Notes
Predicted 3D model of a 72-nucleotide RNA (transfer RNA) from Candidatus Saccharibacteria bacterium RIFCSPHIGHO2_12_FULL_47_17. It was read from a public genome assembly. NCBI's taxonomy places the organism under Bacteria, Bacteria candidate phyla, Candidatus Saccharimonadota. Rfam family: tRNA. By type it is a transfer RNA. Gene Ontology term of the family: triplet codon-amino acid adaptor activity.
[in-house]
């Protein structure tokens, strides 16, 4: 230098045009003599960034940045 994959909650990851989700973590409550485990509920997201397509974009297209891998 060229090519490919990935970037979504604090962490690990789903979701691939039509309301952004799960597990763990966090908060409240229940329960216990108390703690852990357990049960119920809750908060938390500019979906890496900029632009384009579309009635509508986390999702499709282009560019930028970052991570990883391959080739030279």
């Nucleotide at each position: 230098g060229c090519c490919g994959u990935c970037c979504u909650a604090g962490c690990u990851c789903a979701g691939g045009g039509g309301u952004a989700g799960a597990g763990c973590a966090c908060c409240u409550c229940c329960a216990u003599g108390g703690u852990a485990a357990g049960g119920a509920g809750g908060g938390g997201g500019u979906c890496a960034c900029g632009g384009g397509u579309u009635c509508a974009a986390a999702u499709c297209c282009c560019g930028u940045g970052g991570a990883c891998g391959g080739c030279u």